[in-house]
Molecule: Bacterial RNase P class A
Organism: Deltaproteobacteria bacterium
RNA sequence: GGAGCCGGACAGGCCAUCGCUGCGACGCGAGUCGGAGAGGAAAGUCCGGGCUCCAUAGGGCGGGACGCUGGGUAACGCCCAGAGGGGGCGACCCCUGGAGAGUGCCACAGAGAGCAGACCGCCGGCGUUUGCCGGUAAGGGUGAAAGGGUGGGGCAAGAGCCCACCAGGUUGCGCGGCGACGCGCAAGGCUAGGUAAACCCCGUCCGGAGCAAGACCAAAUAGGGAGGCGCAUGGGCCGGCCCGGCCCGGCCUCCGGGUAGGUUGCUUGAGGCGGCGGGCGACCGCCGUCCUAGAGGAAUGAUGGCCGCUCCCACCGGAGGACAGAACCCGGCUUAUAGUCCGGCUCCCGAA
Numbered sequence: 001g002g003a004g005c006c007g008g009a010c011a012g013g014c015c016a017u018c019g020c021u022g023c024g025a026c027g028c029g030a031g032u033c034g035g036a037g038a039g040g041a042a043a044g045u046c047c048g049g050g051c052u053c054c055a056u057a058g059g060g061c062g063g064g065a066c067g068c069u070g071g072g073u074a075a076c077g078c079c080c081a082g083a084g085g086g087g088g089c090g091a092c093c094c095c096u097g098g099a100g101a102g103u104g105c106c107a108c109a110g111a112g113a114g115c116a117g118a119c120c121g122c123c124g125g126c127g128u129u130u131g132c133c134g135g136u137a138a139g140g141g142u143g144a145a146a147g148g149g150u151g152g153g154g155c156a157a158g159a160g161c162c163c164a165c166c167a168g169g170u171u172g173c174g175c176g177g178c179g180a181c182g183c184g185c186a187a188g189g190c191u192a193g194g195u196a197a198a199c200c201c202c203g204u205c206c207g208g209a210g211c212a213a214g215a216c217c218a219a220a221u222a223g224g225g226a227g228g229c230g231c232a233u234g235g236g237c238c239g240g241c242c243c244g245g246c247c248c249g250g251c252c253u254c255c256g257g258g259u260a261g262g263u264u265g266c267u268u269g270a271g272g273c274g275g276c277g278g279g280c281g282a283c284c285g286c287c288g289u290c291c292u293a294g295a296g297g298a299a300u301g302a303u304g305g306c307c308g309c310u311c312c313c314a315c316c317g318g319a320g321g322a323c324a325g326a327a328c329c330c331g332g333c334u335u336a337u338a339g340u341c342c343g344g345c346u347c348c349c350g351a352a
């Protein structure tokens, strides 16, 4: 100097004018003054939790999600540290239970896609002009995938059929590690594909709905309850009739009900910042300090000036500035993002 890898931070600043939404003070009020007012993702609503209501003895079936090990956390499908496998020269990145319990599937090609298979080849027998029968997985061919690899023995030809070495797996033992697992020794030819985001098996976790949750105040309406009135009485019952009584209807008052509307939930919280301590780390503990939007069809805007950044330009000067916008609150993940800055590391080239 070039090419990369990993992590982190910022997301223009200040001033003026006119506006918008809460809050505080003053004011009877109109209003005046002061102060505050989007994000790293506020997004997607994909996970997890708090909170609220409903349901619920306990357990099971069914269903869903997740899945190496250890740890962190309120919890997680997140994060950290490791293990094994794969990719890259490397920094580094990606993947993760079980296919030796069973079932299913594996396009095309191919003879054959599963406790396999004879198309060519090889070998034996028969026929002898092509063929037929049998053996054979060494060699060829098909395919993403075809029964460990090399060499030797053996055989009619072959084949872990047998042997030596190598690779893998299984079992046993020893050592290291909390563990996943690693290392070493021995045994017996054990080597029979893939797919579980196919059914399934094993293990862990999971009740449902969501701030339009829920709570309070409360015009109105329906239905309900209590009390009162009932004069000529509308209906029914007791009755042969009258008086009288009861019920329904009617009127009034109250309770209650809960619609419109209003209030609340609402922002102080698993909080931010700084310091110290523990831990490899995620993270945790202690101390100090700060208060930082709470609307309800939804405010957070516009204009001008100066400075700063990027681009064009010889100068003057000109242009640009991303993704996006809170709605009960948090922890994550994912996706979008102009541009700028910082830290650590790797590889290559050159010079001293």
Base pairs, nucleotide, nucleotide: 001348002347003346004345005344006343007342008341009340010339012307013306014305015304016303017302018301020037021036023034024033025032026031039323043334044333046332047331048330049329050328051210052209053208054207063206064205065204066203067202068082069081070080071079072078083096084095085094086093087092097201098200102199103198104195105194106193119140120139121136122135123134124133125132126131148166149165150164151163152162153161167191168190170187171186172185173184174183175182176181214264215263216262217261224255225254226253227252228251229250234248235247236246237245238244271290272289273288274287275286276285277284278283309320310319311318312317